[in-house]
Context: one part of a larger RNA
RNA sequence: AGCAUAGGGUGGAUGCCUUGGCACCAGGAGCCGAUGAAGGACGGGAUAAGCACCGAUAUGCCUCGGGUAGCCGCAAGUAGGCUUUGAUCCGGGGAUUUCCGAAUGGGGAAACCCACCUAGAGCAAACUCUAGGUAUCAACUACUGAAUACAUAGGUAGUUGAGGGGACACCGGGGGAACUGAAACAUCUAAGUACCCCGAGGAAGAGAAAGAAAAAUCGAUUCCCUAAGUAGCGGCGAGCGAACGGGGAAGAGCCCAAACCAGUAGAGGUUUCCUUUACUGGGGUUGUGGAUGCAGCAUAAAAGAAGGAUUAUCGUAGCUGAAGAGUUCUGGAAAGUACCACCAUAGAAGGUGAAAGUCCUGUAAGUUAAACGAUAUGAUUUCUAGCUGUAUUCCAGAGUACCACGGGACACGUGAAACCCUGUGGGAAGCUGGGGGGACCACCCCCCAAGGCUAAAUACUACCUGGUGACCGAUAGCGAAGUAGUACCGUGAGGGAAAGGUGAAAAGAACCCCGGGAGGGGAGUGAAAUAGAACCUGAAACCCUAUGUUU
Numbered sequence: 001a002g003c004a005u006a007g008g009g010u011g012g013a014u015g016c017c018u019u020g021g022c023a024c025c026a027g028g029a030g031c032c033g034a035u036g037a038a039g040g041a042c043g044g045g046a047u048a049a050g051c052a053c054c055g056a057u058a059u060g061c062c063u064c065g066g067g068u069a070g071c072c073g074c075a076a077g078u079a080g081g082c083u084u085u086g087a088u089c090c091g092g093g094g095a096u097u098u099c100c101g102a103a104u105g106g107g108g109a110a111a112c113c114c115a116c117c118u119a120g121a122g123c124a125a126a127c128u129c130u131a132g133g134u135a136u137c138a139a140c141u142a143c144u145g146a147a148u149a150c151a152u153a154g155g156u157a158g159u160u161g162a163g164g165g166g167a168c169a170c171c172g173g174g175g176g177a178a179c180u181g182a183a184a185c186a187u188c189u190a191a192g193u194a195c196c197c198c199g200a201g202g203a204a205g206a207g208a209a210a211g212a213a214a215a216a217u218c219g220a221u222u223c224c225c226u227a228a229g230u231a232g233c234g235g236c237g238a239g240c241g242a243a244c245g246g247g248g249a250a251g252a253g254c255c256c257a258a259a260c261c262a263g264u265a266g267a268g269g270u271u272u273c274c275u276u277u278a279c280u281g282g283g284g285u286u287g288u289g290g291a292u293g294c295a296g297c298a299u300a301a302a303a304g305a306a307g308g309a310u311u312a313u314c315g316u317a318g319c320u321g322a323a324g325a326g327u328u329c330u331g332g333a334a335a336g337u338a339c340c341a342c343c344a345u346a347g348a349a350g351g352u353g354a355a356a357g358u359c360c361u362g363u364a365a366g367u368u369a370a371a372c373g374a375u376a377u378g379a380u381u382u383c384u385a386g387c388u389g390u391a392u393u394c395c396a397g398a399g400u401a402c403c404a405c406g407g408g409a410c411a412c413g414u415g416a417a418a419c420c421c422u423g424u425g426g427g428a429a430g431c432u433g434g435g436g437g438g439a440c441c442a443c444c445c446c447c448c449a450a451g452g453c454u455a456a457a458u459a460c461u462a463c464c465u466g467g468u469g470a471c472c473g474a475u476a477g478c479g480a481a482g483u484a485g486u487a488c489c490g491u492g493a494g495g496g497a498a499a500g501g502u503g504a505a506a507a508g509a510a511c512c513c514c515g516g517g518a519g520g521g522g523a524g525u526g527a528a529a530u531a532g533a534a535c536c537u538g539a540a541a542c543c544c545u546a547u548g549u550u551u
Base pairs, nucleotide, nucleotide: 001550002549003548004547005546006545007544008543009542015536016501017500020472021471022469023468024467025466026465027464028463029461030460031165032164039100040099041098042055043054044053046078047077050074051073052059061094062093063092064091065090066089070082071081072080105114106113107112115134116133117132118131119130120129121128122127136162137161138160139159140158141157142156143155144154170201171199172198173197174196175195181188185235211218212217222249223248224247225246226245232240233239253453254452255451256397260282261281262280263279264278265277266276267275268274269273287431288396289395290394291393292391293390294389295388296387297386303384304383305382306381311376312375313374314373315372316371318367319366320365324340326339327338329336341358342357343347349361350360351359402426403425404424405423406422407421408420412438433448434447435446436445437444488495489494508535511522512521513520514519
């Protein structure tokens, strides 16, 4: 030195465990913010670095409910307190809430600096402090007010509103790629996707036919299934890809503009009045209707709108809740074994010294709110409000419809290309009117544009509650089971860890010995200490010791 055997060290695999994750289901909720948000800085504890909580009223204050014997967080110790006159704790409401931050008195290198006005405190002044106010933009109102006469611009004041954040979700709109595919590539595709911006809501958008159709048809919108990978589109390549109709979910319809009438104000005129403009009120809303005039019927029921009393249910704390402290054996320990009982609308689950329906928390079932919120209900009250016929009259959304050119969007790539949107130019009709039915024309049929609102069925899940898993079990599962977006790295944008387990209970090893200590040997605790805190199990690599053997 090799090999073998045995025993150790080191190391932290494996097994077992789970406080944490992941995914989904059901219900709720779906915003917060100048009444100062989200997010922070700095503070607050007897001792206090971190986390958590709170804000100079600072580990908390008030109040209303719940609840019951302990409490002063994680987190020990010491000291000192609180509490049956009900604390701690749980829930509803309220108060306080430094400084920064949209940050908004001005400034600024965020958490800092410097002001002005009004009122007050420090005996006056100076100065300091306290309370309130002082940003910008928009709309409206009032007062002022240039060049420039009237005016306008501008200015000042007041009132109201906005601003910022978020859940990398869902929605509408404005912009808008490329890789890729076409086995190359240019039309095409990817895709109106990714991404950027604006805006809104709990949903958004759409929506009560100038519709769809082709039957003497249907009757707002949205979503699902189908029609159908059909009809079509397409370097007719790659690919793209409807609608009608049918079946379901849901279901809801309305308001203006105008004609006409009345009033107010201004202007003009031929001035008991007329014309015109603006505003306000009435009227009116449809494929035929409405106004006006005339004629007739009805005249207060039904219906609708506003409003929110009352009541109910639910939510935000809770409460009641059956039945063995059974005997025996093993054991450190009984919930295990053996033998007897009992409950069950409860034999879900978790815990308890091993495996418990009957020990604890619970579970089934039942029950509960002073206060606040949600949903439903909708009382008293107020408001609105009818129909028919007829007529020579009047009204019914204009730089609109439509056309040309250039584009876009429609499943549809310019095509025979309608319909829809529009940049440029042209430019109607007026109910005997107008649009559509896939060029266009005729007949026929359907509808009424150029104003507006509208719940539900649909999409999503940051958040709350409950639940589930042929999901993970510490190199897994979120990056994060520990003060984790922490430590650390980077000028910065940004990147980004490692790190779980004594024991049933600290009973965490008094005392003695060696040692400066670390560490160890006894003693003691414990079922166990090769469970001793570098702590469950404790593999391998690697190191050592002993014995045997070989050279």
Model confidence (mean pLDDT): 85 of 100. A computed fold for a 551-nucleotide part of an RNA from Brassicibacter thermophilus, annotated as large-subunit ribosomal RNA, domain I. It matches the Rfam family "Bacterial large subunit ribosomal RNA".